This is a predicted complex of two RNAs, RNase P RNA and transfer RNA, with 440 nucleotides together. Model confidence (mean pLDDT): 77 of 100. Rfam match: Bacterial RNase P class A.
RNA sequence: GGAGUCGGCCAGACAGUCGCCGCGCUACCCAGCGCGGAGGAAAGUCCGGGCUCCAUAGGGCAGGGUGCCAGGUAACGCCUGGGCGCUAUAAGCCGCAAGGCCCAAGGCGACGGAAAGUGCAACAGAAACAUACCGCCGAUGGCCGGUUGCAAGACCGGAUCAGGCAAGGUUGAAAUCGUGCGGUAAGAGCGCACGGCUGCACUGGCAACAGAUGCAGCGGGCAAACCCCACCCGGAGCAAGGCCAAAUAGGCAGACGUUGAGGCGGCCCGCCGAGUCUGCGGGUAGGCUGCUUGAGGCGCGCAGUGAUGCGCGUCCCAGAUGAAUGACUGUCCACGACAAAACCCGGCUUAUCGGUCGGCUCCAUUU
RNA sequence: GCCCACGUAGCUCAGUGGAUAGAGCAUUCCCCUCCUAAGGGAAGGGUCGCAGGUUCGAUUCCUGCCGUGGGCG
Numbered sequence: 001g002g003a004g005u006c007g008g009c010c011a012g013a014c015a016g017u018c019g020c021c022g023c024g025c026u027a028c029c030c031a032g033c034g035c036g037g038a039g040g041a042a043a044g045u046c047c048g049g050g051c052u053c054c055a056u057a058g059g060g061c062a063g064g065g066u067g068c069c070a071g072g073u074a075a076c077g078c079c080u081g082g083g084c085g086c087u088a089u090a091a092g093c094c095g096c097a098a099g100g101c102c103c104a105a106g107g108c109g110a111c112g113g114a115a116a117g118u119g120c121a122a123c124a125g126a127a128a129c130a131u132a133c134c135g136c137c138g139a140u141g142g143c144c145g146g147u148u149g150c151a152a153g154a155c156c157g158g159a160u161c162a163g164g165c166a167a168g169g170u171u172g173a174a175a176u177c178g179u180g181c182g183g184u185a186a187g188a189g190c191g192c193a194c195g196g197c198u199g200c201a202c203u204g205g206c207a208a209c210a211g212a213u214g215c216a217g218c219g220g221g222c223a224a225a226c227c228c229c230a231c232c233c234g235g236a237g238c239a240a241g242g243c244c245a246a247a248u249a250g251g252c253a254g255a256c257g258u259u260g261a262g263g264c265g266g267c268c269c270g271c272c273g274a275g276u277c278u279g280c281g282g283g284u285a286g287g288c289u290g291c292u293u294g295a296g297g298c299g300c301g302c303a304g305u306g307a308u309g310c311g312c313g314u315c316c317c318a319g320a321u322g323a324a325u326g327a328c329u330g331u332c333c334a335c336g337a338c339a340a341a342a343c344c345c346g347g348c349u350u351a352u353c354g355g356u357c358g359g360c361u362c363c364a365u366u367u
Numbered sequence: 368g369c370c371c372a373c374g375u376a377g378c379u380c381a382g383u384g385g386a387u388a389g390a391g392c393a394u395u396c397c398c399c400u401c402c403u404a405a406g407g408g409a410a411g412g413g414u415c416g417c418a419g420g421u422u423c424g425a426u427u428c429c430u431g432c433c434g435u436g437g438g439c440g
Base pairs, nucleotide, nucleotide: 001363002362003361004360005359006358007357008356009355010354012332013331014330015329016328017327018326020037021036022035023034024033025032026031039338043349044348046347047346048345049344050343051237052236053235054234058269059268060267061266063233064232065231066230067229068082069081070080071079072078083111084109085108086107087106092101093100094099112228113227117226118225119222120221133169134168135165136164137163140162141161142160143158144157145156146155147154148153177195178194179193180192181191182190196218197217198216199215200214201213202211203210204209241289242288243287244286251280252279253278254277255276256275262272263271264270296315297314298313299312300311301310302309303308333336368439369438370437371436372435373434374433377392378391379390380389385423394410395409396408397407398406416432417431418430419429420428
């Protein structure tokens, strides 16, 4: 310098005029001045927390969620680092080529358990987890035939019965470790060699896991099927909740109730403990608060591979409630995307014109 | 704000792991009739809302989006 890949940041700029919302100051009022005024996603509401109320939110069951390991965090299904598996492109190698091999940084992984049990697998196929259609054998025991023999029997043949086998064929997405040799009547991990996988022991590592040796073995798939194991989860939501205040009343009917109604928003235990619920009919007015100072931003230093944590300094940066952040003019450019708060945060996901910076890998060149 | 259900042919709906996804109405053609309707027969018509995943196999199971409808306060 080029190519690839990953990540961070910005989100037209400047000036003027007129407006809008909040706060502060001045002011009797009108008003004036100053300061601040959307986002990286404010979105989807998919997770997690804060806050508030319900009962000190306590035990069990049910239900739900998560799922390699370690760490981070207020917490998480998030993040960081690591392990394992799958995978792409360049470079490289082989090749005339098509293509193949090997594969960087990267990308993806709902990645506990199929040796607890249950279940499922259409069609095909003999068989989908215990079987035999074709096939092979028929050593063994019968049967039939033959030879021999006085006979008992022996030998040969048949594939005929019992039976043995799972090598081969066939089917399928998937077929009982693979290849070879031995072995056998035929066969078979039955034995052996090499290779693969599982468990235990050993070594390294906190662990996931990896390694080589020994021993024992060879158990097919699906858990985003039920399930098992480990861990986590009480419910509701700012229309939560609190304060002020208007109207007011109370009644009638029914049901239940201290032998416990009802409440604690699934059930039981447990706790509270006297009125509760439904219908009819009647009345009414809303305002304030919660509300933005916070797991906060920026800078520096330290610890850590990193996520992150700690310390110091500094700053205050929307708070509406029919709901503000806009319009116009001028200049410039790369011609401006997706989109706009509503209690607040941390994530994830989705949408997004472009610009800019950096990390990593490979290649080339120079010193 | 919190939550639920649904999306399959032009319309209304079945199908909830197993292959050609069905039914009724509608459309087209044929028969019947003098003609039309009704009736009978046949045919066409589907990105199963979109994308990804699990599985041998997905309309069905899971995840994320998009759309529609509804409920509570």